Large-subunit ribosomal RNA, domain IV from Puniceicoccus vermicola, 316 nucleotides, folded computationally. The full RNA is in RNAcentral, with records from ENA. The coordinates come from a structure-prediction model, not an experiment, and the mean pLDDT is 86. It matches the Rfam family "Bacterial large subunit ribosomal RNA".
Context: one part of a larger RNA
RNA sequence: AUCUCUCUAAGGAACUCGGCAAAUUGGCCCCGUAUCUUCGGUAGAAGGGGCGCCCUCUUCGGAGGGUCUCAGAAAAGAGGACCAACCGACUGUUUAGCAAAAACACAGCUCUCUGCUAAGUCGCAAGACGAUGUAUAGGGAGUGACACGUGACCAAUGCGGAAAGGUGAACGCUGGAGGUGCAAGCUUCUGGUCUAAGCCCCCGUGAAUGUCGGCCGUAACUAUAACGGUCCUAAGGUAGCGAAAUUCCUUGUCGGGUAAGUUCCGACCUGCACAAAUCGUGCAACGAGUUGGUCGCUGUCUCGGAGAGAUGCUCA
Repeated sequence: AUCUCUCUAAGGAACUCGGCAAAUUGGCCCCGUAUCUUCGGUAGAAGGGGCGCCCUCUUCGGAGGGUCUCAGAAAAGAGGACCAACCGACUGUUUAGCAAAAACACAGCUCUCUGCUAAGUCGCAAGACGAUGUAUAGGGAGUGACACGUGACCAAUGCGGAAAGGUGAACGCUGGAGGUGCAAGCUUCUGGUCUAAGCCCCCGUGAAUGUCGGCCGUAACUAUAACGGUCCUAAGGUAGCGAAAUUCCUUGUCGGGUAAGUUCCGACCUGCACAAAUCGUGCAACGAGUUGGUCGCUGUCUCGGAGAGAUGCUCA
C1' cells in the first nucleotide's frame, strides 16, 4: 500500500449524476394515529411511554413499595419515517450467463369464427388434439382491475352481402381459308357461340387497416374574434388532457419550494408533432420501477486520524 472490519472532536449531504455506500430504525405491551379511500384499507401510519430483580397485596389481569448496573427486548438476530408526481391496477412472469422494468401475463371488456364428422391445429395417410366438450362451449384478434367515457369519416385498403349488367381461360358446339393425300384423314391459320371463380359495378361494415384541412376579413382603446366569405375534402380532431415517458424553438411564461432550482410541483395553451379499446381521462391499494422534496441519521464529505484482523515477504 491492498482487503474486511471497529471507533472518531466540531459540523451533518457541504459529497455525488444521484444520500451510492454506511449509519439511523428494529422485539413485546400500552397510549395514540392524518390525508385519501373502491369503506376492505391506508396503518406497525406518524408520534409517545414502559420493560431487570426483591417484598407486600391481588379479582391472578395487575397495583404499591424497595433496590442494583454505563446499560434490564442488557449478547446475536430482528422495519428508518413522511410528502408529492409519473408509469403499470393488483399477486405473478421474463432476457439460465451485463437489462426484473413502465416489458409479458392477468381478471374484466369488445369484435370475429364455429350447429358438431364444429371451427381451428398436427399429419402423406390412418388417426389424434379440440372434447368423452356442444354457443353460459371452443378457436382467433385487440384492449387490459375499477369509475366516467369511447366523437367524425366507408373515399382508399380489408372483410361481409347481393346477384342485374360489363369483362372473363380452356374444354364443348359451330363457320371460313390454306397445305398434303385417290380417299378416309392428318395438319396450319382465322372467326362465332357458350362460360366458373375473380375483377369492374352496387350495398354494408371502425373496440376492421386507417384518416381526422387551408386562406382572408370582422366588435366604439388596443388585443382577440362569438361572426362572415372563399377553396379543397370521404370527413376535417369531439369530450378529456396538454412544454407531457410526447414541446423543436425552450432553462416557454407565471406561481410554489431554495439564499441561489436546465430537475420537481401547480397553472397557462402558441399541441414543431396528445387524443379516445395501437384506448382517452381519473384513481384507493400495491411496486427491489422512475422523479422531486422533508425529517431523522451518519466518515458520503470539510479532512483527515486512530485501531483490529487478513494478504503480501522469508523459512519449514